[in-house]
Context: one part of a larger RNA
Parts: sequence; C1' cells; structure tokens
RNA sequence: AUGAACGCUGGCGGCGUGCUUAACACAUGCGAGUCGAACGAGAAAGGGCUUCGGCCCGAGUACAGUGGCGAACGGGUGAGUAAUGCAUAGGAAUCAACCCUUUAGUGGAGGAUACCCUCGAGAAAUUGAGAAUAAUCCUGCAUACGUCCCUUCGGGGAGAAAGGCGGCCUCUUGCUGUCGCUAAAGGACGAGCCUAUGUACUAUCAGCUAGUUGGUGGGGUAAAAGCCUACCAAGGCUAUGACGGUUAGCCGGCCUGAGAGGGUGUACGGCCACACUGGAACUGCGACACGGUCCAGACUCCUACGGGAGGCAGCAGUGGGGAAUUUUGCGCAAUGGGCGAAAGCCUGACGCAGCGACGCCGCGUGGAGGAUUAAGGCCUUCGGGUUGUAAACUCCUGUCAGAGGUGAAGAAAGUCUCCUUCGGGAGGCCUGACGGUAACCUCAGAGGAAGCCCCGGCUAACUACGUGCCAGCAGCCGCGGUAAUACGUAGGGGGCAAACGUUGCUC
Repeated sequence: AUGAACGCUGGCGGCGUGCUUAACACAUGCGAGUCGAACGAGAAAGGGCUUCGGCCCGAGUACAGUGGCGAACGGGUGAGUAAUGCAUAGGAAUCAACCCUUUAGUGGAGGAUACCCUCGAGAAAUUGAGAAUAAUCCUGCAUACGUCCCUUCGGGGAGAAAGGCGGCCUCUUGCUGUCGCUAAAGGACGAGCCUAUGUACUAUCAGCUAGUUGGUGGGGUAAAAGCCUACCAAGGCUAUGACGGUUAGCCGGCCUGAGAGGGUGUACGGCCACACUGGAACUGCGACACGGUCCAGACUCCUACGGGAGGCAGCAGUGGGGAAUUUUGCGCAAUGGGCGAAAGCCUGACGCAGCGACGCCGCGUGGAGGAUUAAGGCCUUCGGGUUGUAAACUCCUGUCAGAGGUGAAGAAAGUCUCCUUCGGGAGGCCUGACGGUAACCUCAGAGGAAGCCCCGGCUAACUACGUGCCAGCAGCCGCGGUAAUACGUAGGGGGCAAACGUUGCUC
C1' cells in the first nucleotide's frame, strides 16, 4: 500500500467502492425506438339521438402495415492477441450519414407492392394463391453551373432529384416562408491504410519460409499493397535471437521509493478484441453486427413427433464455483443520446436511493470541580503500596442518535407573447426521482454509544497464582523438566481506537 479475506468487537455521517474464482449455466421483468408535418387504410368499449332502418361523438384515436432515420452510439467483459494490438512521432493512395458554409437545380411520365379483402396449409412457429391500392417506395425520359471519362486541347461523351406543412391569395396553379430532395466545392467530427521506434519470459526452441521474396499482365478495394490470380526470376528472415514454446489485453495512470528503479493495469479516461462455440455474407455512410440474418456444433425448452424456439461478458436477480463481492428499488427532475417542425415518446446510459467498517475522512461515547486518597480487587517486607480524581458527590453543557417545527439549492432552458440591427433581447407560464432529504430552530435528559492487540530481547509496557519439557507459546532468537516478567488466569501497565489484530500479494 490493497477491488482483499479471516477472528473478535461495533454509535453516527460524508465521499468513494464492491465476482480478482466458472468468457460456468441461466427462471422472470426491464435494457431501442421514434416520426400521422412521407403514405394508404382504419376499429371497438362507452355515451347521445332515433321515424328502430340507422346516425353522431368516441376518432381519422387505438392496433397493425409501407416508407424514413436510428438500431455500428450508449452499456458489458478481458476469452483471444507478444503484434492485423497498444504508445509516441510521422506519411499518402482514401471514404465520410447527420452538422456548418457556398454555388446551381428541384421538369415531365410510368410501375410494383404491404397492411386490408377472398380462399387455403400447419399443433405451433410460420406460410401459399388470387384480387385491389398509396407514397419522401421503385424505374425510365428531359435538363447539366460544378463533376466524371476520352481528347488531336478545337471538342466529344456520361450522369440527378421528392415532396411535406404553413401564409397571402387576383382562383390559377401565382407569389412566398420553412423543413426536405439532387449535383458539386470547402470545413468539422469520425473512420480505413502505410512507415519508424518502443513493448514479458524461454536457446533444455537454431535454423525458418513456395504466395514464401521481388517483377510483369490481369482482377479487386473507398484506397496503397501477393490483397487475389497467371507467368517469370530465386529470393526473403535469422545469434541486434528468426522459427517454436509459455504467459499476457495495451496505455494515461496507480502503488512504492530520496531518486534511479521495482511492481501493477480494479475504479475513471483513450485504444483494441469478443458477444453460447466455429464459419459466412446481407443491409447500410458505417457491421462482417451483444439484445440482426444464414449454415454447422454442443446445451436447454416446446411439440399433435411432421417440426419449431433460445443465447444476461446489458440492469437487477438465481443456481454453481469460491476465503470472498450488493437491490428482481425510484425517476427521466438534471446531464447526455435516438426520433420528431414541435408537443412529446423512448432511454437499467445517467441521476438517485438500498445493502456491506470494504476503503478514506470527520464527529461522538461528556466537561469542570471533587481526598476520608471510601468500599472492593490485587500486591505486600503487614508498615503500607496500587487501581485512583478514577468513582461516589456537586455544578454545568447538549454534538450525534430521539421527538416536534420551518424547509431548500440543484431549474432555466424549452414553450407562449412582444421586440429585433436576424446575432439576439424583454416579459409571462410549466417542470424535482432524490425528499419532507440536507440545513436551521425548539424540546428533554449524562441519559442510548468501546473495543482489540500486546507487556523475554528486537519493541513501548511487571507482579502474583496455577502448571511442571506436560499443557501450551512462537515473526526471528527461543520459552516450559517445581519460585516461568516468554504457557494459562488475575491485578497492573503499554499501544491503537470504531476499530484492533492475523493471513495473502506488492514496493
């Protein structure tokens, strides 16, 4: 010094922190949705009216579906990885959704399909056929300032788009605001790639390598490259440790130390890798994707035996393993994220609360006076000494805990109204999980709150009795065989204190 554990003890608070073992298996709930201002469709309960036919409200609401954006972030874990990693410093052959700035556009056609409806199949999961339909869905055409390709530098060729919601309306598709869409340039954020240096142990591992090293043609990628392929050459690495084996996520940091070093990588931050095990691609700006898909495997579950479903190394929680590690809590009020024009919705991220002396820090368990130095205990040379101002007793105080009262900050953004130099400004209104918490005030009463280890030397602190190499102690030296300051008990003393000791690991 510790992510600790164990023994004994235990009053309060603040801030942190909590499966180091089985990357073992998981019941249950929640953890990623959102948009009706992209689109078509569209209930019911209940209520009202009724000429009992129905109509109106509920409501263009709910539940679904198409489409868009998100789901690649956030959260977890450290299995693998000794270099496709990480750290530092550079580089050129690249991409980049959303965001910002700038420029130019946004014309005209067509098509399919889901939900729904009608028939089926199936135990279920799911699924087949037919009919109909919309869009910011899909496909052409037109146009082309930039852009891309070719070029004899004159030029030629290729390639795009989608609308929604408001306002004013001259009532026709006219003007305008805003959010979008397309092409292009720049920026920002982010990502991919390359190089150099550094990065554990082992020589009882000494040779390793055929896509191997280089070239050419071709392919491929967003992009350089044996990245892939055909042919050609025979290279490349290695005692400055190749190749093999073992161990290990790396760093900022953290611990220690005067430093140099040594050790370490929990929490927090950056990077990487993984998501039951192995493999693969699809979609997409971005994944070869923890809560997506497909295939194979192991395991668990459902089954009408034909076939299906699942993946907590998310938050809680369970079993198991273990010396050992927490609640199946509250809230989106704040911060942040996704979607949305917004209201808002979602958010086990996060903010809080709960449990554990696990750690650090703070506070308390009373203060002052008080000698007949009481009684009792222990020791005694029997005179006394000591416990000891300690107690009793007297006078006070009121922290914490308890009771009552007042009662926050964290919350101003947003929204609405008005103004505006278009940057913003002024005013009104709403919103608190924690929490009736913190804090403050009042009340009563010393009342409810001290232990643990040690006393031979190292090392602060000694006597009596018991025991008799026994029982036992012990970190080292060593104690114990009849006066043991070393064992056990008692009195006394020393140390630390809500802790104190022991054990493990590190300097």

The part of an RNA shown here (small-subunit ribosomal RNA, 5' domain) has 507 nucleotides and comes from an uncultured bacterium. The full RNA is in RNAcentral, with records from Greengenes. The prediction has a mean pLDDT of 87.